[in-house]
Order: sequence, then C1' cells, then structure tokens
RNA sequence: GCCCGAGUGGGGUAGCGGUAACCUUGGAGACUGUGGAUCUCUAGCUGCGGGUUCGAUUCCCGCCUCGGGCCCCA
Repeated sequence: GCCCGAGUGGGGUAGCGGUAACCUUGGAGACUGUGGAUCUCUAGCUGCGGGUUCGAUUCCCGCCUCGGGCCCCA
C1' cells in the first nucleotide's frame, strides 16, 4: 500500500429502511430479623462527516479506531 470483517447504554449482545430490544450495571421500591435471592419501577446507547430517501443504526461514499490476511523493501 491492497483486501476482508467489526464498531449499538458503564460492560456484554440482538436488530439491519418505519417508536433501537435483551442481559448485566447504577438508582428507588416491595418482600426479608440483616444480607442474598426474587419481583416492580426507573436512568443511560447506534464511531465521525457527507449522500440517497417521506424516513438511515440499517443502503452508498469518504474518514477514524480495532482485528485478520496479502504484497513490497530490509
């Protein structure tokens, strides 16, 4: 330099054009002798910039970061 894959709450993942879901974590409450477990409520997320579209996390282009492979030089 080229090619492929990935980037989604604090952490781990799903979703892949139409209200972004689940587990965990934090907070509050119920229950409990205390704690734990369980249950309920609640807080928090699409890497960045453009394009297409009525509508983009999703499709297209560029970039950034991470992982893997290939090539050249030594």
Predicted 3D model of a 74-nucleotide RNA (transfer RNA) from a Candidatus Thorarchaeota archaeon. It matches the Rfam family "tRNA". The family's RNA type in Rfam is transfer RNA. Its mean pLDDT, the model's own confidence on a scale to 100, is 82. The sequence was found in a public genome assembly.